[in-house]
Transfer RNA from a Nocardiopsaceae bacterium, 73 nucleotides, folded computationally. Its Rfam family is "tRNA". By type it is a transfer RNA. Taxonomically the source falls in Nocardiopsidaceae (Bacteria, Actinomycetota, Actinomycetes, Streptosporangiales). Model confidence (mean pLDDT): 81 of 100.
RNA sequence: GGGGCUAUAGCUCAGCUGGAAGAGCACCUGGUUUGCAUCCAGGGGGUCAGGGGUUCAAAUCCCCUUAGCUCCA
Repeated sequence: GGGGCUAUAGCUCAGCUGGAAGAGCACCUGGUUUGCAUCCAGGGGGUCAGGGGUUCAAAUCCCCUUAGCUCCA
């Protein structure tokens, strides 16, 4: 220098063929307990790496950039 993969909640990750974002764990509140833990019920938390484009509509499609991993040289 060139090719491929990855980037989504605090962490690990889903998210199909574009219809507008979820799970587990964690956190908060309440119940249960003498208390803690477990268990049960509820709740908060997201510029979907960044920018631009296409579209009625983008996490998803296209382009550029950034970071990480990897292959070739």